The RNA shown here (SAM riboswitch aptamer (S box leader)) has 99 nucleotides and comes from Fundicoccus ignavus.
The RNAcentral record of the sequence draws on Rfam.
The organism belongs to Fundicoccus, within Bacteria.
RNA sequence: AACUUAUCCAGAGUAAGCAGAGGGAAUUGGCCCGAUGAAGCUUCAGCAACCGACCACUUGGCACGGUGCUAAAUCCAACUCGAAAGAGGCAGAUGAGUC
Repeated sequence: AACUUAUCCAGAGUAAGCAGAGGGAAUUGGCCCGAUGAAGCUUCAGCAACCGACCACUUGGCACGGUGCUAAAUCCAACUCGAAAGAGGCAGAUGAGUC
């Protein structure tokens, strides 16, 4: 990388240093964030029970270890159904597993 599967309307940074113009996955269209400092890197802080460990013992607790995450629903829409609300699907993200 590919495949399988679970979850994705909750939660958590106006932190410090470096950096210096972009960013919100990709395309299109919107709507936003950004020199009162974007991306990225480092540190610190925090959120969260997917896996392990531990405790409990009936499905709970616990950030110790492995990930993950910390603007807006995965920012919204796109395809199908629907009068609409909405539902489903595609794509994507994260975990666990398989090869």